A computed fold for a 505-nucleotide part of an RNA from an uncultured bacterium, annotated as small-subunit ribosomal RNA, 5' domain. Its mean pLDDT, the model's own confidence on a scale to 100, is 83. The RNAcentral record of the full RNA draws on ENA, Greengenes and SILVA. It matches the Rfam family "Bacterial small subunit ribosomal RNA". Its family is annotated with structural constituent of ribosome and ribosome in the Gene Ontology.
[in-house]
Context: one part of a larger RNA
């Protein structure tokens, strides 16, 4: 000089930020991923209508589809949030390849959307179980599923022209393979190719920790051939086959550590550092494992082991806050179970909307930076008083008193927003927030302290203590006149802050 700080004192206001650095400890409880009736059976509770019976606001029945519990089906759930355990690695950053590849939604270009058909949930019935669940029979739908048929182009095998080899264009013959409706209409969809944008996989040069008190290390090992996997290369996997590859330019082991853009500090070179916020990586009780999709090997899915923990009828079962708040603990320490989706983005719809602890914002904490306040001018009989004194007198000090003025900020009244050029037909619609901000009012009123005065360093004097009791960062003070203790009175610095303690430069 800095800080995600922390301790003491000691504190009026506002603005922006920021707050578990330690137990990647254990979690009670509430939220955080749900939406679509313009896929589709349908009606469970409601709402609208009709009818009947009355105990006149209720039960019964039929109706509508205004909506809609579960239910099938789409599409999200792989984004957003969170951590930094693990990782010295192609994790990261850089600049490349990709002729070895993917890419749902979205844009675009070209071509089709054709005939059928079987089930099943949901509901009905019936059963098992404490429960979480779950069997059994029948019934029915669809943009669920499943078969035919077409399909230039895919996709295989071959030729041909290009090429840097198989990319690309073109010729033959040849496998198998496509769709789904839905609205009143415009509309929204559905399949096959090809381009495009977005995102990803992989691969490659460089580049950045400490240790040699770690010198040899390796058998899938290093290469090759077939082979198997994958969206692709590839010992990635295997089966034969060669004996290789790596290393003093430090291999291997060991210790540390998510990387970066930054951010600190320095004139720079370097040194240090990765909180906030942004990109990447990795992980979600602790190992494994695949499922399904375009994407996971998937925080709030599935399974199996371990460990905790909780229900049980003892037969069996349930959970994972390194999501937002919140709670125990551990700590020198670190916030509210808060309001709104108005806005910005996301996710599903056609839309209206609904979900959104992304987000937008308000609480709390001088934790930081930054701004403003705590009056202004006048006022010597230099007032009282402190405090020192040579006892004259000095300081305190224009400091108070008093006398004239202002009211900033905080109080009260009243007014009162941009943020919405958006949504919605229209009416309407702001969480902050009656905030902010203007205007009026009253009265100097409500608002200063902290550390240090021995030299390094700006700043002295009394009195107490008397190597005591204390002070220190170094030097070093204190044993009877201590500018170094401890009080007071001045006086220096800085100010809603001052100091101490860590740590970096």
């Nucleotide at each position: 000089g800095a800080c995600g700080a922390a301790c003491g004192c000691u504190g009026g206001c506002g603005g922006c930020g920021u707050g578990c650095u330690u137990a990647a400890c254990a979690c009670a409880u509430g939220c955080a991923a749900g939406u679509c009736g313009a896929a589709c059976g349908g009606u469970a509770a409601g709402g609208c209508u009709c009818c009947a019976g009355c105990u006149u606001g209720c039960u019964g029945g039929g109706g509508u589809a205004c909506g809609c519990g579960a239910g099938u089906g789409g599409c999200g759930a792989a984004c957003g949030g969170g951590u930094g355990a693990g990782u010295a690695a192609c994790a990261c950053g850089u600049g490349g390849g990709u002729g070895a590849c993917c890419u749902g939604c979205c844009c675009u270009g070209c071509a089709c959307u054709u005939c059928g058909g079987g089930a099943u949930a949901a509901g009905c019935c019936u059963g098992g179980g404490a429960a979480a669940c779950u069997g059994g029979g029948u019934c029915u739908a669809a943009u669920a599923c499943c078969g035919g048929a077409u399909a230039g182009g895919a996709c295989c095998a071959u030729g041909g022209u290009g090429u840097g080899g198989a990319u690309a264009c073109u010729g033959u013959g040849g496998u198998g393979g496509a769709a789904a409706g839905u609205u009143u209409u415009u509309u929204c969809g559905g399949u096959g190719u090809g381009g495009g944008a977005u995102g990803g996989g992989c691969c490659c040069g460089c580049g950045g920790c400490c240790u040699a008190u770690c010198a040899g290390c390796u058998u899938g090992u290093u290469g090759g051939u077939g082979g198997g996997g994958u969206a692709a290369u590839g010992g990635c996997c295997u089966a034969c086959c060669a004996a290789g590859g790596c290393g003093g330019c430090g291999a291997c082991g060991g210790g540390u550590a998510g990387c970066c853009g930054g951010c600190c500090u320095g004139a720079g070179a370097g040194g240090g550092u990765g909180g906030a916020c942004g990109g990447c990586c990795a992980c979600a009780u602790u190992g494994g494992g695949a499922c399904u999709g375009a994407g996971a090997c998937a925080c709030g899915g599935c399974c199996c082991a371990g460990a905790c923990u909780c229900c049980u009828a003892c037969g069996g079962g349930a959970a994972g806050c390194a999501g937002c708040a919140g709670u125990g603990g551990g700590g020198a320490a670190u916030a509210u179970u808060g309001c709104a989706c108005a806005a910005u983005g996301g996710g599903c719809g056609g839309a209206a909307g609904c979900c959104u602890g992304a987000u937008g914002c308000a609480g709390c904490g001088a934790c930081g930076c930054c701004g403003c306040g705590u009056g202004a001018g006048g006022g010597a009989u230099g007032a009282c008083g402190g405090c020192c004194u040579u006892c004259g007198g000095g300081u305190u000090g224009u400091a108070a008193a008093c006398c004239u003025c202002u009211u900033u900020c905080a109080g009260u009244a009243g007014g009162g927003a941009c943020g919405a050029a958006g949504c919605g037909u229209a009416a309407g619609u702001g969480a902050c927030g009656g905030u902010a901000c203007c205007u009026g009012c009253a009265g100097a009123a409500g608002a200063a302290g902290c550390a240090c005065c021995g030299g390094c360093u700006a700043a002295c004097u009394a009195c107490g203590u008397g190597c005591c009791a204390g002070c220190a960062g170094c030097c070093g003070c204190g044993g009877u006149a201590a500018u170094a203790c401890g009080u007071a009175g001045g006086g220096u610095g800085c100010g809603a802050g001052c100091g101490u303690u860590g740590u970096c430069c």